[in-house]
This record gives sequence, C1' cells and structure tokens, in this order.
RNA sequence: AGCUCAUCGAGAGGGACUGAGGGAACGGCCCGUCGACGUCCCGGCAACCACCACGAUCCUCCUCGCACCUCCGCCGACAUCUGUACGGCGCGUGCGGGCGGUCGUGGGAACGGUGCCAAUUCCGUCCCGUGCCGAGAGUCGCCGCGGGGAAGAUGAGAG
Repeated sequence: AGCUCAUCGAGAGGGACUGAGGGAACGGCCCGUCGACGUCCCGGCAACCACCACGAUCCUCCUCGCACCUCCGCCGACAUCUGUACGGCGCGUGCGGGCGGUCGUGGGAACGGUGCCAAUUCCGUCCCGUGCCGAGAGUCGCCGCGGGGAAGAUGAGAG
C1' cells in the first nucleotide's frame, strides 16, 4: 500500500506551546487572531480486541471418558517368499462430554492493546424510488424524503 469482515443519528475538554489556515477531494455550509488546525500534559467518552458471567450450538481445533477392531497402523503369536477367518493396543473407528470452538446477550468489568472527545462520517457528490412547485413534452430543473452504492474513518483478521 492493497484484501476480508464489523461499525459509523449516541458519548466525551481543560491547560501549555505555536501562530494561519482547518473541516480527506470538489461544491455548500461551518470552525478560526475572542487563537482554530497541530504538538505535549492532564482529564474524560466509548467498549472493537483481550478478560469474566450466563445462554445456545457444534465437535473443525484442544482436551477427557466410554466402546470397538470394520478400515488404517503398531506390537505379539503363528507361518516364513511379498503372509494371517489369531490376540492385544492405538496417534485407527464409533459414541458422548468439557474448564475446547463458534454464536448470542443494549450482561459485567475497564488493569491491558487500540480508538475517539465542533457540527449524523457536518451535508451533498453516483444509482433507484417518491412528494411539492415550475417549465415543457413524455423528459428536465428547484427544494425535500426514503433506500442502496462509492469514498473515507476506526477496529479486528488473513496474506
């Protein structure tokens, strides 16, 4: 940098430093010398991961138990040329379970790994549907509403 999945209408600011742009792009609209953006310190929000509890489900992973030897393998016995209508066992087969996996709960906790603390991801941008109005001829424009994309952000994961 790209890929996959989830979420994005809630929530949470003070100080110091700096000094002109900032809100990803474009348009709109905002924030900003009453100092924004950024950096640092402290504080906070949330709860994605990790952790705990409960429930469901499954046995792919881990692990436990039971049974069996049909398959596979090992050992023994017998035979002995690459064998076996024999016995035992298992990293074999079957069944069941769990302090195992997966999923759920507006559950708990928040020590740890991230994240975040103007405005819905500030709104729109592409597609579909739809309401009012106006043109006008079978579409277009303005303003709105609903749905889905795209892009972006954050987390988790795989390579």

Source information
A computed fold for a 159-nucleotide RNA from Nocardioides sp., annotated as SAM riboswitch aptamer (S box leader). The coordinates come from a structure-prediction model, not an experiment, and the mean pLDDT is 81. Rfam family: SAM riboswitch aptamer (S box leader). Gene Ontology term of the family: regulation of gene expression.